[in-house]
The RNA shown here (transfer RNA) has 72 nucleotides and comes from Lactovum miscens.
The RNAcentral record of the sequence draws on ENA, MGnify and Rfam.
Its mean pLDDT, the model's own confidence on a scale to 100, is 81.
Rfam family: tRNA. Rfam classes the family as a transfer RNA.
RNA sequence: GGUUCCAUAGUAUAUCGGUUAGUACGCCGCCCUGUCACGGCGGAGAGACGGGUUCGAUUCCCGUUGGAACCG
Repeated sequence: GGUUCCAUAGUAUAUCGGUUAGUACGCCGCCCUGUCACGGCGGAGAGACGGGUUCGAUUCCCGUUGGAACCG
């Protein structure tokens, strides 16, 4: 330098264009307990960035940024 893939809460991971963007761990509150832990209930928290297509985009397209693999 070329080709391909990836980017979603603190971490991991779902989500075939119309979802309130789900789940687990973690975090916060309450209950439970003599206390902690375990357990139960509830809560906060996310689409890398910029454009385009579309009535509607996390999803499709282009670019940028970051990361990975292969080739040279």